[in-house]
RNA sequence: GCCUGAAAAGGGCAAACCACUUGAAAGAGUGGGGCGCAAAGCUACUGGCCUAAGUUUUGGUCGUCGAGCGACCGGAAUAUGGUAGCAGGGUUGCCGGG
Numbered sequence: 001g002c003c004u005g006a007a008a009a010g011g012g013c014a015a016a017c018c019a020c021u022u023g024a025a026a027g028a029g030u031g032g033g034g035c036g037c038a039a040a041g042c043u044a045c046u047g048g049c050c051u052a053a054g055u056u057u058u059g060g061u062c063g064u065c066g067a068g069c070g071a072c073c074g075g076a077a078u079a080u081g082g083u084a085g086c087a088g089g090g091u092u093g094c095c096g097g098g
Base pairs, nucleotide, nucleotide: 002098003097004096005095012037013036017032018031019030020029021028022027035085041091042090043089045088046087047086048083049082050081054078055077056076057075058074059073060072061071062070063069064068
């Protein structure tokens, strides 16, 4: 340097769930917790998945003489928001074995 994780040592991380904080939500942070994890370290570059505040569009109702516009209640599309514990890629690294 490359391949590898059967047994082992010192350790590391921490799912669900609970509390608080944060966010429109998905989610995130801190503490508890411990399902699991040999990169469950880091990185949204690619695909997937989650969410839809805003934006676009649309149905209904109301206001207005009406066009248009506005208000309210819904539907649809959309990431510019997330997910690295969904994969792939990039990058760094502990111990053991070869």